[in-house]
RNA sequence: CUUGCUGGAGAGAGGCUGCCGCCCGGGUGGGCAGGCGGCCCACCGAAGGAGCAAACCCCGUAACGGGGUGAAUCUCUCAGGUAAAGCGGACAGCAGG
Repeated sequence: CUUGCUGGAGAGAGGCUGCCGCCCGGGUGGGCAGGCGGCCCACCGAAGGAGCAAACCCCGUAACGGGGUGAAUCUCUCAGGUAAAGCGGACAGCAGG
């Protein structure tokens, strides 16, 4: 690095709306923690992505300085995500290649 198994957090069942489904109604129509989308607001950090401290390197100055490289579980929240279940999941453990 890779394969299998096990564990594995956070945050709105938010508002409006399109199509479909279902329910109610004689009908215009009304409804739904329903499915798939769009827009808006709020929020989360543990796919992915982005940022940088020390240090090192280069350039320059009398001195101050300018540029480059530069990690994370930190920071950002582009992407992703926000009932349960499922999926996903950094990371950790075990076994193999």